Predicted 3D model of a 468-nucleotide part of an RNA (small-subunit ribosomal RNA, 5' domain) from an uncultured archaeon. The full RNA is in RNAcentral, with records from ENA and SILVA. Its mean pLDDT, the model's own confidence on a scale to 100, is 82.
[in-house]
Context: one part of a larger RNA
RNA sequence: CCUGACUGCUAUCGGAUUGGUACUAAGCCAUGCGAGUCGUUGUAGCAAUACAAGGCGGACGGCUCAGUAACACGUAGUCAAUCUACCCUAUGGACGGGGAUAACCUCGGGAAACUGAGAAUAAUACCCGAUAGAUCAUAAUUCCUGGAAUGGUUUAUGGUUUAAAUGAUUUAUCGCCAUAGGAUGGGACUGCGGCCUAUCAGCUUGUUGGUGAGGUAAUGGCCCACCAAGGCUAUAACAGGUACGGGCUCUGAGAGGAGAAGCCCGGAGAUGGGUACUGAGACAAGGGUCCAGGUCCUACGGGGCGCAGCAGGCGCGAAACCUUCGCAAUAUGCGAAAGCAUGACGAGGCUACUCCGAGUGCCCUUCGCUAAGAAGGGCUUUUCCCAGGCGUAAAUAACCUGGGGAAUAAGGGGAGGGCAAGUCUGGUGUCAGCCGCCGCGGUAAUACCAGCUCCUCGAGUGGUCGGG
Numbered sequence: 001c002c003u004g005a006c007u008g009c010u011a012u013c014g015g016a017u018u019g020g021u022a023c024u025a026a027g028c029c030a031u032g033c034g035a036g037u038c039g040u041u042g043u044a045g046c047a048a049u050a051c052a053a054g055g056c057g058g059a060c061g062g063c064u065c066a067g068u069a070a071c072a073c074g075u076a077g078u079c080a081a082u083c084u085a086c087c088c089u090a091u092g093g094a095c096g097g098g099g100a101u102a103a104c105c106u107c108g109g110g111a112a113a114c115u116g117a118g119a120a121u122a123a124u125a126c127c128c129g130a131u132a133g134a135u136c137a138u139a140a141u142u143c144c145u146g147g148a149a150u151g152g153u154u155u156a157u158g159g160u161u162u163a164a165a166u167g168a169u170u171u172a173u174c175g176c177c178a179u180a181g182g183a184u185g186g187g188a189c190u191g192c193g194g195c196c197u198a199u200c201a202g203c204u205u206g207u208u209g210g211u212g213a214g215g216u217a218a219u220g221g222c223c224c225a226c227c228a229a230g231g232c233u234a235u236a237a238c239a240g241g242u243a244c245g246g247g248c249u250c251u252g253a254g255a256g257g258a259g260a261a262g263c264c265c266g267g268a269g270a271u272g273g274g275u276a277c278u279g280a281g282a283c284a285a286g287g288g289u290c291c292a293g294g295u296c297c298u299a300c301g302g303g304g305c306g307c308a309g310c311a312g313g314c315g316c317g318a319a320a321c322c323u324u325c326g327c328a329a330u331a332u333g334c335g336a337a338a339g340c341a342u343g344a345c346g347a348g349g350c351u352a353c354u355c356c357g358a359g360u361g362c363c364c365u366u367c368g369c370u371a372a373g374a375a376g377g378g379c380u381u382u383u384c385c386c387a388g389g390c391g392u393a394a395a396u397a398a399c400c401u402g403g404g405g406a407a408u409a410a411g412g413g414g415a416g417g418g419c420a421a422g423u424c425u426g427g428u429g430u431c432a433g434c435c436g437c438c439g440c441g442g443u444a445a446u447a448c449c450a451g452c453u454c455c456u457c458g459a460g461u462g463g464u465c466g467g468g
Stems, first nucleotide, its partner, number of pairs: 001468009012358005019351002027314003031311003036056003040053005063269003073193007082186002087182007095129004105118005133161008143152002167174003195241003202232003207229006214222001244266004248259004271292005294305004322348001324347003330344001331342004361379007384404006411457005416438002422452001424451004433440002
């Protein structure tokens, strides 16, 4: 000097952005809201609509940084070891049949949460058959891609297994099924790269490899049986500590140093720990289940809940905002669409986070040694006040037009040296106090406390702590 926080005193206005409970307690949470939508089907209803079945979406978006030293991340690759709902392109299809069940109704249990029985009914819900197809094995042959066929393609034989809603109304669209290709998004694997400690030197038994079986979309000790005895390590294994990684941010001429919560990309987590189900996708933040811990209700039999979503509360702390408005825009989900929904998002509110800009008046005369200032007169109108317009989802603000009046707007720190500005006045008297450092103060203090004057920066200015 720049920079990140907190803080004292003070404070007029506008604009901008990635500021605002990261640091401390990934501590605990009252209340409200944060994921619906469609209308194929049934029921009730005159209808609006409601409930239920069904489809798609609730694996996105939002939050946080605890864990993690790891293929987590960055970068470059591999898959001859892989999946992909919705979307796009192309081709070909949708034949025949069946049985249930919910809501509703009837009757029960329970304090509640919820739950049992009976009867009825539908589908783009479910099941069966058929066919296309899929898949596996063997054989043959041709061609394609490729560094290499174990891949793809064609044919034959045999085995295994199997699809559909000809539904809807808007009448030219939306759907259903299969196959091939694309797109998008994942999954798996590999090389290289980047913290501290050797006052951590040995570590490892599913460990290292093989064969076989299992599992997965898929490779693999991923899991298992058997066999072998391997594997890693001074180029730092193993252990301990610390830590989400990167783009970036701060500083610096650079090299470097420091940071990385925020915005973007990637990862991980959802009270702690497990677990599977559904599904194209999860081992699922506002789904299930189990254990633990906390808490609430209870009729004591038993139940409910988890804000690291948006607000908001308690707590912790030096430290951090409104229980606002709106789906008008953007985006996402559903829908053929109209549209509906969204604390995503947009808009406002609070806050001296930061940065940028503007103002707090100007002129003349007189008084005053000068200056500061005072009095009188004149001028201007950014902010201010009033009115209208525009603005906006609605407002606020901003902006525009007109009117009013100098009115509504200055403080902080310092004046012994370093260091710019007093040896002026009063008080105090080694006291009270000041002081980064040197040092002031014991009766004339340029250094304390005040007054006056001055210096400096200025809507700021000082202090404390951290980084360069």